c-di-GMP-I riboswitch aptamer from a Bacillota bacterium, 83 nucleotides, folded computationally.
Taxonomically the source falls in Bacillota (Bacteria, Bacillati).
[in-house]
Order: sequence, then C1' cells, then structure tokens
RNA sequence: GACCGAUAAGAGCAAACCUGUUGAAAGACAGGGACGCAAAGCCACGGGUCUACUGCUGAUGCUAUGAUGGCCGGGCUGCCGAA
Repeated sequence: GACCGAUAAGAGCAAACCUGUUGAAAGACAGGGACGCAAAGCCACGGGUCUACUGCUGAUGCUAUGAUGGCCGGGCUGCCGAA
C1' cells in the first nucleotide's frame, strides 16, 4: 500500500411506523423512532424496480423526461486496524 473486516476503540447513518409539509403519483423533506448498515458517504452512467402529470390509444394498456444509491453493477471519496 492492496485485499479483508473483529462481540476492538471512537464516531456516523437511520428501515418500518407516527405527525407535519410537499408532489399528479411514485416519492421527497423535517421532527419523533431504530430494523439494520464498513461506505446505509457522494454520482441516475448501465441494468432492475416503482409511478404515469403528459403523450399515444376506441378501450385495455403503453410511455420517464419523475423516483429509488437502504435492489445490483460501475465511478469518486473516506474512519479504524484484530485475524
């Protein structure tokens, strides 16, 4: 230094649910709350998934330009140091 990751040390984040705000929705944000997390820090680049205002359609339905980084891959950065 790289991999790796402990019943180590010190810190950090915060699922479900509840309340409020926001959004067409998915969802997001704030407070409470902890299921978990060694990148659960950052980036929608590839795939997946969710939603469908709009557009198309006779209807069913399809559609991302919306969302998700706590679905996976990839990129950038980062604390600690037992085996």
The coordinates come from a structure-prediction model, not an experiment, and the mean pLDDT is 88.